RNAcentral holds the full RNA, with entries from ENA. Predicted 3D model of a 328-nucleotide part of an RNA (large-subunit ribosomal RNA, domain IV) from a Rickettsiales bacterium. The prediction has a mean pLDDT of 88. It matches the Rfam family "Bacterial large subunit ribosomal RNA". Its family is annotated with ribosome and structural constituent of ribosome in the Gene Ontology.

Context: one part of a larger RNA
RNA sequence: CGGCACUGAAGGAACUAGGCAAAUUGCACUUGUAACUUCGGGAGAAGAGUGACUGCAUUUAGGGCAACCUAGGUGUAGUAGCAUAUAGCAGGGGGUGGCGACUGUUUAAUAAAAACACAGGGCUCUGCAAACACGUAAGUGGAAGUAUAGGGUCUGACGCCUGCCCAGUGCCGGAAGGUUAAUAGGAGGGGUGCAAGCCUCGAAUUGAAGCCCCGGUGAACGGCGGCCGUAACUAUGACGGUCCUAAGGUAGCGAAAUUCCUUGUCGGGUAAGUUCCGACCUGCACGAAUGGCGUAACGAUCGCCCCACUGUCUCCAGUGCCGACUCA
Numbered sequence: 001c002g003g004c005a006c007u008g009a010a011g012g013a014a015c016u017a018g019g020c021a022a023a024u025u026g027c028a029c030u031u032g033u034a035a036c037u038u039c040g041g042g043a044g045a046a047g048a049g050u051g052a053c054u055g056c057a058u059u060u061a062g063g064g065c066a067a068c069c070u071a072g073g074u075g076u077a078g079u080a081g082c083a084u085a086u087a088g089c090a091g092g093g094g095g096u097g098g099c100g101a102c103u104g105u106u107u108a109a110u111a112a113a114a115a116c117a118c119a120g121g122g123c124u125c126u127g128c129a130a131a132c133a134c135g136u137a138a139g140u141g142g143a144a145g146u147a148u149a150g151g152g153u154c155u156g157a158c159g160c161c162u163g164c165c166c167a168g169u170g171c172c173g174g175a176a177g178g179u180u181a182a183u184a185g186g187a188g189g190g191g192u193g194c195a196a197g198c199c200u201c202g203a204a205u206u207g208a209a210g211c212c213c214c215g216g217u218g219a220a221c222g223g224c225g226g227c228c229g230u231a232a233c234u235a236u237g238a239c240g241g242u243c244c245u246a247a248g249g250u251a252g253c254g255a256a257a258u259u260c261c262u263u264g265u266c267g268g269g270u271a272a273g274u275u276c277c278g279a280c281c282u283g284c285a286c287g288a289a290u291g292g293c294g295u296a297a298c299g300a301u302c303g304c305c306c307c308a309c310u311g312u313c314u315c316c317a318g319u320g321c322c323g324a325c326u327c328a
Stems, first nucleotide, its partner, number of pairs: 001323008010314002014312001019309001027051005036041001038157001052079012080084001092307007099299002104116002120155007132141003158294004163224003168221002170217005177212003184205001188201005225243005252286001253283001264280005
């Protein structure tokens, strides 16, 4: 000097990115227990008390013929200690937000999460030799299933809801017309031959799906405006005008896991708060199953605050063991 274990005056998070680590709590019984809530929970909420041993009285259950034995309960009086769940083992607690409903799953060896899954919801395909998948095929899975089934895809408990746009792209339907391959067709032409013929080029016309075209469809891919003026202070603009569009963002939420300017402004908490909570709305660039907004319970999740507690710190000190080091 280091590792492991332990102790510490006064203070008690001043440490730090962050209470990381440590400390506190810890058991049983009695009592008591809030908001909120999906009425199940929350809850071991929180908080308070008791606990050893001895004497006496009394009582319960089991066993025993009985004396009594075993395991307890109640009342009362006392005893010892710093300390009685005396060692060891053995929850710290509360408040408030974000996200995800939940239990689960995951990057074997840097990520356990807000990611994945999930029950529930929707759309779509599939009538069975199913759709779909693997395979050149035979065949197999789907399934020894049959639409209350199976595949694909999106969303993700529950509650309240899920607005407008079909112009583009996709999908579905339609079949009049246009276009369109091989095929059918063969006007007409060429080569060769004395010729019959053989070879060859070839217009019109015929001709499916597809595409064009006509419709539908958003819990399909997706999208959801600008400028100018206007109310008897000012400001603002319910209102009007105009341009463009397929249609111009509805409800709800909003400086947000989204806000650049920004430490926005106001309020709360602190002596002091770029974080946090509540509001406002000027949303650079929220927004409705790429779901919107809430939500009890849950979480080795991520913020913020408080109580308790502490060597995290002010500020370090000491003890034990092991090493390092010095000497032999």